[in-house]
Context: one part of a larger RNA
RNA sequence: UGCUCCCUAAGGAACUAGGCAAAUUAGCCCCGUAACUUCGGAAUAAGGGGUGCUCUGAUUUGUGAUGGGAUUUACUCCCUGAGCAAAGCGGAGUCUCAGUAAAGAGGCUCUGGCGACUGUUUACCAAAAACACAGGACUCUGCAAAGUCGAAAGACGACGUAUAGGGUCUGAUGCCUGCCCAGUGCCGGAAGGUUAACAGGAGAGGUUAGUCGUAAGGCGAAGCUUUGAAUCGAAGCCCCGGUAAACGGCGGCCGUAACUAUAACGGUCCUAAGGUAGCGAAAUUCCUUGUCGGGUAAGUUCCGACCUGCAUCAAUGGCAUAACGACUGGAGCACUGUCUCGGGGA
Numbered sequence: 001u002g003c004u005c006c007c008u009a010a011g012g013a014a015c016u017a018g019g020c021a022a023a024u025u026a027g028c029c030c031c032g033u034a035a036c037u038u039c040g041g042a043a044u045a046a047g048g049g050g051u052g053c054u055c056u057g058a059u060u061u062g063u064g065a066u067g068g069g070a071u072u073u074a075c076u077c078c079c080u081g082a083g084c085a086a087a088g089c090g091g092a093g094u095c096u097c098a099g100u101a102a103a104g105a106g107g108c109u110c111u112g113g114c115g116a117c118u119g120u121u122u123a124c125c126a127a128a129a130a131c132a133c134a135g136g137a138c139u140c141u142g143c144a145a146a147g148u149c150g151a152a153a154g155a156c157g158a159c160g161u162a163u164a165g166g167g168u169c170u171g172a173u174g175c176c177u178g179c180c181c182a183g184u185g186c187c188g189g190a191a192g193g194u195u196a197a198c199a200g201g202a203g204a205g206g207u208u209a210g211u212c213g214u215a216a217g218g219c220g221a222a223g224c225u226u227u228g229a230a231u232c233g234a235a236g237c238c239c240c241g242g243u244a245a246a247c248g249g250c251g252g253c254c255g256u257a258a259c260u261a262u263a264a265c266g267g268u269c270c271u272a273a274g275g276u277a278g279c280g281a282a283a284u285u286c287c288u289u290g291u292c293g294g295g296u297a298a299g300u301u302c303c304g305a306c307c308u309g310c311a312u313c314a315a316u317g318g319c320a321u322a323a324c325g326a327c328u329g330g331a332g333c334a335c336u337g338u339c340u341c342g343g344g345g346a
Stems, first nucleotide, its partner, number of pairs: 004346005010340002014338001019335001027051005036041001038172001052094006059087005067079004071074001095099001107333007114325002119131002135170007147156003173320004178250003183247002185243005192238003199231001203227005210219003251269005278312001279309001290306005
């Protein structure tokens, strides 16, 4: 010097990305306890007081000596209540800096975000706002169920039967969940169009008994064989409807009010329809440290507003929410070697 600890004047977060670490708090009894709330909670809220030992008093509880009484004379019943023990309570006294004297044993409060909650997770860098969840919705499935595993047998589903089982999405609860079916998907429809194999077989080719020819060669039945038009022909697709808690989508320009500004109003183009309620510089805001207010002596963070939403928005759920969280942002009290800034010790 390093490691693990202990102490430290005055100050007390000035440290730092951040109070990280450390310190504070701590048991039990009594008093007392706010907003908010789903009336259960919040709550050990917060904030106070007490706490050892000795003597003593009464009380209560347990045990029940002794004595007495009764009778049905019994391992009987009733009354009495000594002594001992325990508990909390009262009084007096007493010692220490200090009495849950050591050890072990919540720091607290205010206010946002996210997720309702208890749970689950990256065995060995992530415990979370991720997953799950109860609840909600859509959809499939009538039982030899749908679905899943398996060439199959068979099994699971289920010794269940639509208040059941499978799949997908959302995620307690409260208030809600707008418009669009043009595209894609799914469901339904069947008139027409298109359409495979099969069926069908018009027609064409090859071969050659024969026949014609002096010959070269020509023609060529049956059979065999190669091909093959029309016609017929299901689902699907085209087509006609439905469906968004299916995949998804949810505009632009110009003008207008008796200051100005703004535009309830009008015009026009396009669209399947043009973003409703709510929320909003947000886990989303580029410009941006937006502007105003609050908190600080001073605040790119934080809280409350505004709305000009680059690029919010409704089960890809929207907004709110008591309780909960080794989650995350901001503020305060207490406390401290985190620091000023070091020092001493084991």

Model confidence (mean pLDDT): 88 of 100. A computed fold for a 346-nucleotide part of an RNA from a Woeseiaceae bacterium, annotated as large-subunit ribosomal RNA, domain IV. Lineage of the source: Bacteria > Pseudomonadati > Pseudomonadota > Woeseiales > Woeseiaceae.